[in-house]
RNA sequence: UAACACAAGAGUUUGAUCCUGGCUCAGGACGAACGCUGGCGGCGUGCCUAACACAUGCAAGUCGAACGGAGAUAUUGGAUUGAAGUUUUCGGAUGGAGAGAAGAUAUUUUAGUGGCGGACGGGUGAGUAACGCGUGAGCAACCUGUCCUUAAGAGGGGGAUAACAACGUGAAAACGUUGCUAAUACCGCAUAAGACCACGUGGUCGCAUGACUAUGAGGUAAAAGGAGAAAUCCGCUUAAGGGUGGGCUCGCGUCCCAUUAGCUAGUUGGUAAGGUAAAGGCUUACCAAGGCUACGAUGGGUAGCCGGACUGAGAGGUUGAACGGCCACAUUGGGACUGAGACACGGCCCAAACUCCUACGGGAGGCAGCAGUGGGGAAUAUUGGGCAAUGGGCGAAAGCCUGACCCAGCAACGCCGCGUGAGGGAAGAAGGUUUUCGGAUUGUAAACCUCUGUCGCAGGGGAAGAAACAAAUGACGGUACCCUGUGAGAAAGCCCCGGCUAACUACGUGCCAGCAGCCGCGGUAAGACGUAGGGGGCAAGCGUUGUCCGGAAUUACUGGGCGUAAAGGGUGCGUAGGCGGCAAUUCAAGUCUGAUGUGAAAUACCCGUGCUUAACAUGGGGGUUGCAUCGGAAACUGAAUAGCUAGAGUGCAGGAGAGGUAAGCGGAAUUCCUAGUGUAGCGGUGAAAUGCAUAGAUAUUAGGAGGAACACCAGUGGCGAAGGCGGCUUACUGGACUGUAACUGACGCUGAAGCACGAAAGCGUGGGGAGCAAACAGGAUUAGAUACCCUGGUAGUCCACGCUGUAAACGAUGGAUACUAGGUGUAGGGCCGUCAAGGUUCUGUGCCGUAGUAAACGCAAUAAGUAUCCCGCCUGGGGAGUACGGCCGCAAGGCUGAAACUCAAAGGAAUUGACGGGGGCCCGCACAAGCAGCGGAGCAUGUGGUUUAAUUCGAAGCAACGCGAAGAACCUUACCAAGGCUUGACAUCCCUGUAAAUCCAGAGAGAUCUGGGGUAAGCAGUUUACUGCUUGAUAGGAGACAGGUGGUGCAUGGUUGUCGUCAGCUCGUGUCGUGAGAUGUUGGGUUAAGUCCCGCAACGAGCGCAACCCUUGUAUUCAGUUACCAGCACGUAAAGGUGGGGACUCUGGAUAGACUGCCGUGGAUAACACGGAGGAAGGUGGGGACGAUGUCAAAUCAUCAUGCCCCUUAUGCCUUGGGCUACACACGUGCUACAAUGGCCGCAACAAAGGGAAGCGAAACUGCAAGGUGGAGCAAAACCCAAAAAAGCGGUCCCAGUUCGGAUUGAGGGCUGCAACCCGCCCUCAUGAAGUUGGAGUUGCUAGUAAUCGCGGAUCAGCAUGCCGCGGUGAAUGCGUUCCCGGGCCUUGUACACACCGCCCGUCACACCAUGGGAGUUGAGAGCACCCGAAGCCGGUGAGGAAUCGUCUAAGGUGAGAUCAAUGACUGGGGUGAAGUCGUAACAAGGUAGCCGUAUCGGAAGGUGCGGCUGGAUCACCUCCUUU
Repeated sequence: UAACACAAGAGUUUGAUCCUGGCUCAGGACGAACGCUGGCGGCGUGCCUAACACAUGCAAGUCGAACGGAGAUAUUGGAUUGAAGUUUUCGGAUGGAGAGAAGAUAUUUUAGUGGCGGACGGGUGAGUAACGCGUGAGCAACCUGUCCUUAAGAGGGGGAUAACAACGUGAAAACGUUGCUAAUACCGCAUAAGACCACGUGGUCGCAUGACUAUGAGGUAAAAGGAGAAAUCCGCUUAAGGGUGGGCUCGCGUCCCAUUAGCUAGUUGGUAAGGUAAAGGCUUACCAAGGCUACGAUGGGUAGCCGGACUGAGAGGUUGAACGGCCACAUUGGGACUGAGACACGGCCCAAACUCCUACGGGAGGCAGCAGUGGGGAAUAUUGGGCAAUGGGCGAAAGCCUGACCCAGCAACGCCGCGUGAGGGAAGAAGGUUUUCGGAUUGUAAACCUCUGUCGCAGGGGAAGAAACAAAUGACGGUACCCUGUGAGAAAGCCCCGGCUAACUACGUGCCAGCAGCCGCGGUAAGACGUAGGGGGCAAGCGUUGUCCGGAAUUACUGGGCGUAAAGGGUGCGUAGGCGGCAAUUCAAGUCUGAUGUGAAAUACCCGUGCUUAACAUGGGGGUUGCAUCGGAAACUGAAUAGCUAGAGUGCAGGAGAGGUAAGCGGAAUUCCUAGUGUAGCGGUGAAAUGCAUAGAUAUUAGGAGGAACACCAGUGGCGAAGGCGGCUUACUGGACUGUAACUGACGCUGAAGCACGAAAGCGUGGGGAGCAAACAGGAUUAGAUACCCUGGUAGUCCACGCUGUAAACGAUGGAUACUAGGUGUAGGGCCGUCAAGGUUCUGUGCCGUAGUAAACGCAAUAAGUAUCCCGCCUGGGGAGUACGGCCGCAAGGCUGAAACUCAAAGGAAUUGACGGGGGCCCGCACAAGCAGCGGAGCAUGUGGUUUAAUUCGAAGCAACGCGAAGAACCUUACCAAGGCUUGACAUCCCUGUAAAUCCAGAGAGAUCUGGGGUAAGCAGUUUACUGCUUGAUAGGAGACAGGUGGUGCAUGGUUGUCGUCAGCUCGUGUCGUGAGAUGUUGGGUUAAGUCCCGCAACGAGCGCAACCCUUGUAUUCAGUUACCAGCACGUAAAGGUGGGGACUCUGGAUAGACUGCCGUGGAUAACACGGAGGAAGGUGGGGACGAUGUCAAAUCAUCAUGCCCCUUAUGCCUUGGGCUACACACGUGCUACAAUGGCCGCAACAAAGGGAAGCGAAACUGCAAGGUGGAGCAAAACCCAAAAAAGCGGUCCCAGUUCGGAUUGAGGGCUGCAACCCGCCCUCAUGAAGUUGGAGUUGCUAGUAAUCGCGGAUCAGCAUGCCGCGGUGAAUGCGUUCCCGGGCCUUGUACACACCGCCCGUCACACCAUGGGAGUUGAGAGCACCCGAAGCCGGUGAGGAAUCGUCUAAGGUGAGAUCAAUGACUGGGGUGAAGUCGUAACAAGGUAGCCGUAUCGGAAGGUGCGGCUGGAUCACCUCCUUU
C1' cells in the first nucleotide's frame, strides 16, 4: 500500500521400525431425496425421470381515420295505420291520441375485403463434435419492414372479386354454380433522375479479383388515399445516407476411444452456365487427378456452447438449474408458399404413428406457452388475482390484446434475521440415575418472588410503489409500518459419546440380536449392540443417502518416479521429430516493452448507499491473466550470409585380441567291430535289484570304424552392440586402441515408425548319429512315488537351408556430453628414466574408499553424485499378461492388451526374537564306558476302557497314572437306592411358650415318633404360694436369611509344577542409527558360573551366580546328666552297678581351620590351569535350604479365600443300606522271584535315626504261632517299642520247576472294631500256579554313589510291597564329544511372530457371484445396391389456365454384408465362502537349492530334459582388497 494476506492433517500392512503404496475420515457445495422434528418473517428457488400421452380454460391480435355491406341507439322523417270521445239512417262519418315503413343525420358494433402484427415475446435441450459455440478479424461478395435524415414525386384510366343473394351437395367439416358490389386490393398508360441494365472516355485508390468517382449516348421500371370546417396531420412512390437487425467467410480454441489407420467421385481444382440478397461444387456440363491424414483423417461413443457456478493457496478439476448471450427444436419425417424477415410452437401441403367425431361416404387434432390431468419416478407447486407498474402488438387517438410481466397461494428446498423469556432463588426439596451406602449427580435446574413484551391475540391509525398536462387510475392490500391493551402465556428438536473426534456410567443381551465411514465391536462383568441416567455438538432444524471439488505431490505445468518397492525397450542401425560447439553481420518469427481497440450486462472483488440488521437490492470503481492492430528493443532462441577448429570424421605409422565366415588338418578320450590272452564274475548303490556274462563278459593287447567335443595353457584375462566367442593352419572380412596433426569444417547427440541381429527349447526339408538324454520301459525307495537313485532308451543335441523371436535376454542400472578427493591390482599401447628401481599419460577391466546421495541395503570417475538433451516405461493387490479384436507365425505360440467382480492391503529395506533334516564353540549320566533294572511271570497299586442304580470328583507328553489320598468295612463320602425334614445340621435378629439336656419303655432299618420319669440361675415385688424382669438352655411361629464338594482355574487371590540351580535378565548416563534398535552383554583367554583377566565408545549399577544360613568331616576350649569310664576305690554270676572323675567316646555352646595363602611349570609379567609341599580336609571339601526376568490363558473354585451366575419343601439337611474294592482287556509305578555270591537249620556279633500317656508297655507265665495274662518302668541321652538284618561260624541241599519260587485255594485260629458278607490285617497246617533272567524298545546311577541289608516315623481303632527318614555292607567304569536328547553363546538363511505343533500350493467336492466361448434367436442404429414414389420447387410441352411428362425426393419395400445390445442348451477358466477330500510343491541347504524361457509327461501341487540367473545355504580352493 482501496480492489493485498493465501497452503494444517489423521486412521489403517508390522512383534516393533523406516519407506513405498492403496483404502478411509475430518472441509465446502447442491434445482436434491429420505428419516425424526417443526414458532415467525424477509429474499430467492421448485419435473434433473417419459422431447411420454393429454380432458378443460386461457396464452395474438388490432385498425370502421383503407372498403362495401349488415345491424343497434338517438334525432329527423313521415308512407301507412288509426284508440278514447262525438255522431249515426247503424252501412258509416268525424276525430286524431298512439303506433310506425322508406329516406336523412349523429353515435356505435363488426362477419368479410384490405393493412400491420402472428419470424417478437414465452417453452424445451431431442438433435448437433459443427464455423454450432467462444474469441478476434473480414465481406472490394450481401440484405434490412417499422425508425431518423435528405432529394424528388403522386397525372389519367381500366377490369375484377369476397361479403351478400338465389339454387345445389354434404351427417359434419366444408364446398360448388349463377348473379350484384367497394377500396390504401389488383392491372395497363403517362412522367422520371444521381436507381437498374449493357456500351464508351478520364481520374483516384486497393494485396488481388477490382472499388469509388466524373462524363457521353441508349434501354427498363412508380405511386393511394384517409381524417378534418380548415390549417394541417396520418399515409403512398422513387432514390441516397444513417441506425437497428440479420446473412456469409476466415485465424485460434472446443470431450473420450488407435482394440477406429487409412478416408474421399461432386470427391479436390479449373472453364462455362444456372441459381441466390450474396462469395462458393451451392447445382449442371466438360477437363485435369487431385484433396484430407500419426500436429490423429475416417469411424464409433458421449454432449447443446458460453458469461458464469462449485471447489481449490494457486495451477487446476468438476459443472452449464435459476439470471443473461448464441444455437437448435416444436408428435415423427419431407416440402414449399407468403413475407423486409420463416422453410414458420398456438400458418399451409403431403406421408407416418397415435387420439377423437362420423349417418362409414369422410373429417378433426398436436401444452418442449400458463395453470391442470394421467403416467414414469426417490422427487418438484394453483385449472389463483391483475394489466396498477415494466415491456410488447395494432391504432391518429380513446383504447383493445398480452398465463410476457407484476403479485398472491403451496413446499424449512436454500440463504438471512428473530424468538421459545430475563433477574433473584440452597432446605442444595422431591423424583430419577449411580454408589465403596458415606455420598455423588441431575442442579439455580425446578418450586417460589420480582419483571419485560420480540412474537401471539384484540383494538386504532396507515403508506411509498403514480410516471404524464388537469383529472382519473393500486392486483398486491387495510399488506408493510406506527400506537394502545393483554398475558410467560401458544413455540425444541435432532445427531453423537471405542480411536480418528468434543463427549461415560448402569442395566439387558451373550459371535445371538445387532453396529460399522476406516480400523473394528458382540462367544456372561460390552464406555462400540439395545434401553436409561448423564454428557458433547448443532439448532427450526438435525442426521442419512447421492453427486462434485478438496485433502490426493494418488497423473506431479506449478509438483512424482523407474538397482532391490510398480516401472529401462533383448541389442543395434536409422526416418520423421526433439535438442545442439566458437566468433561476426543482418532480419525480427519466438521473447521483452509502450499505445489503441475489444474482452456485453449480470456475477465475483473494493469503497459506498437503501430496506430497523442481514440475506437482498443498488451507485461508482478496480480487475477481467485473452485476442487483434500499430510502434519500439535486439541480450538469448530462431532464420539468412560469410568464417573458425576444441565436437565428429578422413589420411599416415604401429601393436593386441576365443570378433565373424569358409575350407583343410590334428591328438587324447568314450562307444562299436575283428582277432589274441584270460576266467567267473562284471556293473551299480546308502543298501540293493533290473542289466551284461561260461554262446566266454569285465580286465588286457593289437588293428579298424564313426561321431562329437577340444584337457593342460586359463586368469573377477581378451574380443564383440547384444545374444555370444576357446585345438591347429590358410583365405576373406568387421571393429576398437595408441601415436601423428596432413585434410574436411558442426558434417553432431538421441531416436516414435521402420529395418536388421537375437541363448536354449521348438518347427519344416534333407543328411548325420559316438556320447549324453525329455518321453518311455524296467529295478529300487515309499503309506503311495506318474519323483529324487540305478539299468536301458527315442526325439533332440551335430551339419546345410528356411522359420520361430522368446529368457533371471541381469549390472534386475537406456543412450550421449561435461564436471566432482584418493589408494591399490590387472590387460593393451605411448613418453621420461643410468633404459634399473620407478615416474607419467591414454584406452579397457576389478576392488576399497572421501564428499555427495539413498527408505535402508548400498552406489561412489565403469555413480545409484552434480547438471543438460533425447527415447522407453510406471501409477494399490488379485482377476491377468487372461478375454475379445487386430497384426505376425506351418504350428507351438508371439506382439498389442481390457473389463466385470473382489480385497484393505499387496510390497521394499532393515530390527528383535523364534526356528532350520545351516555352521562354529561349550556344557549336562546327553551319548559312550560300566553296574543294576524295567519291558516277559505272579501279586500289589494307580490309570484308561468297559460295566453299573452308583462304580463321586480332579490330575493328561516330559511336568497325569503307589498323583490330591500321611492310610474308602460304618464314618470319611462329595456318588446311588430308599425313608424323612423345610428358617432348616450351623450363625444373628423378633414374638410366644416351656423347662431343655438326661434316663426308662414301646414302634421303626434307622433318622425319627409316642408315652413316662426328671430337674435352671440371678434380681425385684410380695402373704409360705405366686407374679414380673434379666441371663443361659430349649420347643413352636413369621420373615430377613442360612446352606451348596453346584458352574466358571479362560473372571481371581493364594499356593504349586516346569524349563532350571540353566547363567542368564535388565537399567541409568553417554555414544551410534531417521527409526525399531544397537553398544554396554560382542572379541581374545578362563571358569561350575555374565566367574575372573585383558582389550574395546563406553562408564557404572541392579536382579541372578558365588558368599553369608543349616548339616557333615579336623582340632582346641568351656560345660558334664539321664551319656562316658582312663587312672583311684567299692562291688557283682555278669554289668559304670556305686563312690568318684572331666582324661576318652559322646552331647552342645564358642573358636580355629582352606585363602590358589606357599613353591614350580605353562600362560601375556594377567585371570587361570597343571604339578608339589604342608594339612583332617585343596582348589565352590561332601550334602541341604535357597529357584533371576520370564514361558506354558500349565495345575488347583474339591485345602482355603473370593467376583459373577445358578438351586431354595432342594443342587440344602438327616438316616439305613449299597458304591468308590466291579472286570473280556490295555498302560504306568512297584514288590517277590526264577536260585548255589543261593535256600533251609543252628550258634552268635555290630547301628543310626525316631516314636510313646485314650500311649509305649518290660520281666514273668501261657500258646507251635498270631496272640493272651500280666502290669514293673517311662511325659523319656533314664523306661519301653527294640529282635537290627545282611555279614560271621557250623551243618545240610547238589542244578531239579528243586529243600528254588511262593501265587491260588481249603481248614483252623488270633487281633482291632457297634460291625470284618460285599470289603481288613496276622498266625498255624495243608495246597504248591506262573516263572529257568525276559522281543522291539527303554530307565536310574560317577563314591560312601550304584547295588544290597535291615530299622524307624507320619497317617492310623485296625489295615503299607506306597511315602518320608535312618544307618550297615559296599562296587564297576569314564578312551572321549563323531552321533541321540536337552541347554548356553556367536554367526547365517527365513515368505515364521499364535513364532516349525509355524507358514503355505494345486486338483477334486459343495454353495454363491460376475465374466469369456457357444448351434443360434431377438432387437437397435448407421451405410450400400435396387424397386416404388406423396406433397412440392424447378424444367419440358401448352397463347394462358387446366392437364401431362421429367429430374430431385420423405415414408415404404427387397437384398447382401458390417457394427452394437440383449438372450441361449451346453461349456471354459476366475473370484469368494469357521471347521470337507488328496497329497506337500514353496519359505531353513524346506529335506532333490530355487527361479526364468522352452519342450514333454503326470490326479494335483508338480517332475524331467536343454540353456540361462543368484534374487542359493555350507565347506574347500583360487584371485583381489584392507591392516601389520
This is a predicted structure of a 1524-nucleotide RNA (small-subunit ribosomal RNA) from Desulfitobacterium sp. The prediction has a mean pLDDT of 83. Its Rfam family is "Bacterial small subunit ribosomal RNA". Gene Ontology terms of the family: ribosome and structural constituent of ribosome. The sequence is in RNAcentral, with records from ENA.